c-di-GMP-I riboswitch aptamer from an uncultured Woeseiaceae bacterium, 84 nucleotides, folded computationally. It matches the Rfam family "c-di-GMP-I riboswitch aptamer". Rfam describes the family as follows. GEMM was predicted in a large-scale screen for bacterial structured RNA regulatory elements.
[in-house]
RNA sequence: GUAUGACAAAGGCACACUUGUCGAAAGGCAAGGUCGCAAAGCUUCCGAUCUAAGGGUUAUUCCUAGGACAGCGGGGUUGCCAGC
Numbered sequence: 001g002u003a004u005g006a007c008a009a010a011g012g013c014a015c016a017c018u019u020g021u022c023g024a025a026a027g028g029c030a031a032g033g034u035c036g037c038a039a040a041g042c043u044u045c046c047g048a049u050c051u052a053a054g055g056g057u058u059a060u061u062c063c064u065a066g067g068a069c070a071g072c073g074g075g076g077u078u079g080c081c082a083g084c
Base pairs, nucleotide, nucleotide: 001084002083004082005081012037013036017032018031019030020029021028022027035071041077042076043075045074046073047072049068050067054064055063056062
């Protein structure tokens, strides 16, 4: 430097679910948990998806993101160990 990744070593993260808490919700956070992950680190820039408080609506319905999602995909960016 790198377009490679073992059933190696040292470590890391933590799905479902449970409890608490915040939130209108989606969902977040903390603790437990361990399905998995070589970026399952960070980042909403692009697409997808979820929610719809507020707003809109011919009105009880439908639309709408300044909300959410990085463990849906892509981009950007940083990085451990080993291999080459």
Notes: The sequence was found by an Rfam model in a public genome assembly. Model confidence (mean pLDDT): 85 of 100.